Context: one part of a larger RNA
RNA sequence: CUGGGCGUAAAGAAUGCGUAGGCGGUCUUUUAAGUGGGAUGUGAAAUCCCUGGGCUCAACCCAGGAACUGCAUUCCAAACUGGAAGACUAGAGUGCGGGAGAGGAAGUUGGUAUUCCCAGUGUAGCGGUGAAAUGCGUAGAGAUUGGGAGGAACACCAGUAGCGAAGGCGAACUUCUGGAACGUAACUGACGCUGAGGCAUGAAAGCGUGGGGAGCAAACAGGAUUAGAUACCCUGGUAGUCCACGCCGUAAACGAUGAGUACUAGGUGUAGGGGCGCCAGCCUCUGUGCCGCAGUUAACACAUUAAGUACUCCGCCUGGGAAGUACGAUCGCAAGAUUAAAACUC
Numbered sequence: 001c002u003g004g005g006c007g008u009a010a011a012g013a014a015u016g017c018g019u020a021g022g023c024g025g026u027c028u029u030u031u032a033a034g035u036g037g038g039a040u041g042u043g044a045a046a047u048c049c050c051u052g053g054g055c056u057c058a059a060c061c062c063a064g065g066a067a068c069u070g071c072a073u074u075c076c077a078a079a080c081u082g083g084a085a086g087a088c089u090a091g092a093g094u095g096c097g098g099g100a101g102a103g104g105a106a107g108u109u110g111g112u113a114u115u116c117c118c119a120g121u122g123u124a125g126c127g128g129u130g131a132a133a134u135g136c137g138u139a140g141a142g143a144u145u146g147g148g149a150g151g152a153a154c155a156c157c158a159g160u161a162g163c164g165a166a167g168g169c170g171a172a173c174u175u176c177u178g179g180a181a182c183g184u185a186a187c188u189g190a191c192g193c194u195g196a197g198g199c200a201u202g203a204a205a206g207c208g209u210g211g212g213g214a215g216c217a218a219a220c221a222g223g224a225u226u227a228g229a230u231a232c233c234c235u236g237g238u239a240g241u242c243c244a245c246g247c248c249g250u251a252a253a254c255g256a257u258g259a260g261u262a263c264u265a266g267g268u269g270u271a272g273g274g275g276c277g278c279c280a281g282c283c284u285c286u287g288u289g290c291c292g293c294a295g296u297u298a299a300c301a302c303a304u305u306a307a308g309u310a311c312u313c314c315g316c317c318u319g320g321g322a323a324g325u326a327c328g329a330u331c332g333c334a335a336g337a338u339u340a341a342a343a344c345u346c
């Protein structure tokens, strides 16, 4: 460079915003860079190819032709791509209307439950297990009643329900705030799609500083089990889990399925909106599920939410191991992350 691929075989970046770049709706006029055609010049000779000839043949040599698919200049064409100008509204966006939602941030409040403390009643057990023991308890436990403290999480509602780009989001109320669908067709008039770098967000664990600490619980201790038991089970229990600020930047970050546009039988649920209708119901848009035809697929399966049919752009793969490692570089407080080989071996 090229081919074939990326749900499960190697392969879709965790997600978004967006720079360069690539690609880009309808109509008219124009231009002539790309594009197509003609002409001229050049494209040395040899080589290659064709024809003929010379060495007895051949290799080799000689002559002629063709070719040298290229470049430059010039003329012509104007469908397509590009440039310029103008116009349009089907893409995109704005406005208006009603309006769904655990979308985000901050603050306030609430009830249940666990634990602890104080007080009352009350007496010998409680707890735990397959069975036990460690543990707690006559210094009065457990049980029960009243009062108090504190932290964390918000049962039912709850739904292959909703919202969010993803991670994710679940008590109630208030304030601030992001985004989408639907209806209308008033406005702008291609303003679009993708997106190398870049920037931002990014579960859990972990790290730094300062708080907080009820429950749970790595580590740790003890009791069991066992041949052993650095485990599974039990009793305890510290980091952590929670909050504020800062860092880390990874996950089976999964739909293991990049984004966008268009097209391609249906059936049946469900969420939000709109239209028609007296009701029943019908139509329609957007989302979310299941089943299923054509088609696809190695099969499983996917099937208008495609893994079908096409196009545009990005990312990635190229036998297994060595290895997501070494070295170097960048980032990080560190843990480590990102980028990323080879020898050798099968």
Base pairs, nucleotide, nucleotide: 003318004317005316006315007300008299012314014201015200016199017198021194022193023192025088026087027086028085029084030083031082033081034080035077036076037075038074039073040072041071042070049065050064051063052062053061054060091191092188093187094186095184096183097182103177104176105175106174107173108172109171110154115149116148117147118146119145120144121143125136126135162169163168206247207246208245209244210243211242215241216240220236221235222234223233258313259312260311261310262309263308266291267290268289269288270287271286272285273284274283275282276281295302296301319346320345321344328339329338330337331336